[in-house]
A computed fold for a 476-nucleotide part of an RNA from an uncultured bacterium, annotated as small-subunit ribosomal RNA, 3' major domain. The coordinates come from a structure-prediction model, not an experiment, and the mean pLDDT is 83. The full RNA is in RNAcentral, with records from ENA and SILVA.
Context: one part of a larger RNA
RNA sequence: UGACGGGGGCCCGCACAAGCGGAGGAACAUGUGGUUUAAUUCGAUAAUACGCGAGGAACCUUACCCGGGCUCGAACGAUAUUUGAAUACAUCCGAAAAGAUGUAGCUAGCAAUAGCAAAUACCGAGGUGCUGCAUGGUUGUCGUCAGCUCGUGCCGUGAGGUGUCGACUUAAGUGUCAUAACGAGCGCAACCCUUACCAAUAGUUGCCAUCAGGUAAUGCUGGGGACUCUGUUGGGACUGCCACCGUAAGGUGUGAGGAAGGAGAGGAUGACGUCAAAUCAGCACGGCCCUUAUGUCCGGGGCGACACACGUGUUACAAUGGGGGAAACAAAGGGUCGCUACCUGGCAACAGGAUGCUAAUCUCAAAAAUCUCUCUCAGUUCGGAUUGGAGUCUGCAACUCGACUCCAUGAAGCUGGAUUCGCUAGUAAUCGCACAUCAGCCAUGGUGCGGUGAAUACGUUCCCGGGCAUUGUACA
Numbered sequence: 001u002g003a004c005g006g007g008g009g010c011c012c013g014c015a016c017a018a019g020c021g022g023a024g025g026a027a028c029a030u031g032u033g034g035u036u037u038a039a040u041u042c043g044a045u046a047a048u049a050c051g052c053g054a055g056g057a058a059c060c061u062u063a064c065c066c067g068g069g070c071u072c073g074a075a076c077g078a079u080a081u082u083u084g085a086a087u088a089c090a091u092c093c094g095a096a097a098a099g100a101u102g103u104a105g106c107u108a109g110c111a112a113u114a115g116c117a118a119a120u121a122c123c124g125a126g127g128u129g130c131u132g133c134a135u136g137g138u139u140g141u142c143g144u145c146a147g148c149u150c151g152u153g154c155c156g157u158g159a160g161g162u163g164u165c166g167a168c169u170u171a172a173g174u175g176u177c178a179u180a181a182c183g184a185g186c187g188c189a190a191c192c193c194u195u196a197c198c199a200a201u202a203g204u205u206g207c208c209a210u211c212a213g214g215u216a217a218u219g220c221u222g223g224g225g226a227c228u229c230u231g232u233u234g235g236g237a238c239u240g241c242c243a244c245c246g247u248a249a250g251g252u253g254u255g256a257g258g259a260a261g262g263a264g265a266g267g268a269u270g271a272c273g274u275c276a277a278a279u280c281a282g283c284a285c286g287g288c289c290c291u292u293a294u295g296u297c298c299g300g301g302g303c304g305a306c307a308c309a310c311g312u313g314u315u316a317c318a319a320u321g322g323g324g325g326a327a328a329c330a331a332a333g334g335g336u337c338g339c340u341a342c343c344u345g346g347c348a349a350c351a352g353g354a355u356g357c358u359a360a361u362c363u364c365a366a367a368a369a370u371c372u373c374u375c376u377c378a379g380u381u382c383g384g385a386u387u388g389g390a391g392u393c394u395g396c397a398a399c400u401c402g403a404c405u406c407c408a409u410g411a412a413g414c415u416g417g418a419u420u421c422g423c424u425a426g427u428a429a430u431c432g433c434a435c436a437u438c439a440g441c442c443a444u445g446g447u448g449c450g451g452u453g454a455a456u457a458c459g460u461u462c463c464c465g466g467g468c469a470u471u472g473u474a475c476a
Stems, first nucleotide, its partner, number of pairs: 001476002003473003007470001009468005015460002019423005026315008034306002042053002064301007076124002079121006087104006126290002129288003135284002137279003140275001142273001147186006153162003166177003192267004197235007207224002211222003238261001241255001242253004304442001317416001321375006333364003338357002342353004382413001387408007429452007
């Protein structure tokens, strides 16, 4: 000087407390461990792994296993030579890849010494093999915590200190005062985006107050720019004003005005560093290793196994509910290999027609809510697992191993031990919608969007994590 303390002091955080809803019990989904297996490819492992890489494992993907092939090779490049096409179909053989044969077709286009394509030769190959403890890049975490440093000066023999300490204040090393320090940098804040209010401006595909026309009905039509809305450009909030407290910084106020009040709300933004943290399987790269195989192509299987253990979720156990019926209301997104109005068929998944839309124009397209009828506390008209049958769709192909529909079946489960998680407001809880990936989909996941919409916070003794100065130390 640090680090540590079951040392003391000050301070903060959904850290506790006060509340609300969960997990831990059940079934299923999914990830992991374990076991099994020819293979169950690999990585991630307290917080900081476990719905994680994977924002889509039937084939492909795919790296794994079994079997069958290839060896300048599956892809690509340079050079040289040759050629002018490329290609399609059929047959044989085969599981396919590969191989053999035949037929058809073709002599092109650009262009004027190059370019394109193919074949051959040769040289470079290739490796998801190892090392993240050789690395780059990127990422997690402490932590959006308020810290981490430097120049000059001063102090100390020196390591180093001071500044950065003290008092008050702040979300903040934020600021004020004091001061052997005076300044500065990276962080904080601000600048950026979204949102809340207003103005100006622009009105189509959006809007419709006024005027006119029209309909069974509808901004449907003429028209209009007022309003909503959508863009653009500005304004607006600064403790600016008032009162009290304070030297000041600042604090307090159901103070005024204001759409908004003291950082208005949310996002993006992550200092010096820590964990030889993660990643050689995104990519790049040093070294090592394989080179008729640890490369590469193909068929099938596996990644989906199942006594069990754990994590994360979904659905429930019901009446604030289940079921039937009926004339409500979004936002943000997607759409031509697409979204599809409408009509017809089907109980339905869906199919067959047909129309609009490259989209503020057409379309995908709400549910909880509300009204009404029923059920009357039961393992039930709760719950839907599982299983049988019949189908639909995607796709070369749904056996291993897809989703969906209909009929039948109707398991566990009556609120969950110790323990444990999230959340302070348009939040929790609850309700649906969209998107990425994507032929389809194992999505109950992820990322967004809106609808309805709470309770509680006395307080800082305690648990956990962190900051500051201080004290002790057999630690560095």